[in-house]
Molecule: c-di-AMP riboswitch aptamer (ydaO/yuaA leader)
Organism: uncultured Verrucomicrobia subdivision 3 bacterium
C1' cells in the first nucleotide's frame, strides 16, 4: 500500500438552487491566509419557448322548435411547484356558473440511501397576459428560499479508528 474480516464511532435536512476561477469593495490582521457583499466567467444541476411525424379538436346552460336550427346567457388558456381532485354548507343566479368556507383527498415530507411497521406534518403560493400539445435544430431563464423535525426492524453505501 492492497484485499478480506469482526468490532466501533461519525455524518445536517427539504429544494435544481451546487462546485470552482477572476476582479472590485469592505472587516480582522504587520503582511499572508481568512470572513462578508457585489460583478463577470466555467462546469454541474433544474426549467421555459420552439418543426416534420404523431396526438388532439367541434364546451356548458336556459328558452323556442317534431327536427334541422335559432335567440339569450355562462365559462379563457398556460407555466413553476407535492400542493391535484371531490363532496357538503353559505351568498348571488331560472340554470350553466361565480365567490367564500369546511371536510375528505391524488400527491409530497419526516435528517446517509432503500424498504417494512406504527405515528406525525403539508396538500400552499407565485408567474405569463389572450398566447404555448409533443418536438430535432435553435433561442432563453434560474441556481432562490425555508428549516433543524418521529420510533422500531431489515438490507446497503460513505468517512474514520481498531483487529
Nucleotide at each position: 500500500a492492497u484485499c478480506a474480516u469482526g468490532u466501533u464511532g461519525c455524518a445536517g435536512c427539504c429544494g435544481a438552487a451546487a462546485u470552482c476561477c477572476g476582479g472590485c469593495u469592505u472587516c480582522c490582521u504587520u503582511c499572508c491566509u481568512g470572513g462578508a457583499g457585489c460583478c463577470g466567467g466555467a462546469u454541474g444541476c433544474g426549467g421555459g419557448a420552439g418543426a416534420c411525424c404523431c396526438a388532439a379538436a367541434a364546451u356548458c346552460c336556459u328558452c323556442a322548435g317534431c327536427a334541422a336550427u335559432g335567440a339569450g346567457g355562462a365559462c379563457g388558456g398556460g407555466g413553476c411547484g407535492a400542493a391535484c381532485g371531490a363532496a357538503g354548507c353559505c351568498a348571488g343566479g331560472c340554470a350553466a356558473c361565480u365567490g367564500g368556507u369546511u371536510u375528505c383527498a391524488a400527491g409530497g415530507c419526516c435528517a446517509c440511501u432503500u424498504u417494512c411497521a406504527a405515528g406525525g406534518c403539508c396538500a400552499a403560493g407565485c408567474c405569463c397576459g389572450a398566447c404555448a400539445g409533443c418536438u430535432a435544430a435553435u433561442c432563453u431563464c434560474g441556481u432562490a428560499g425555508g428549516c433543524a423535525a418521529u420510533u422500531g426492524g431489515a438490507a446497503g453505501g460513505g468517512c474514520g479508528a481498531u483487529u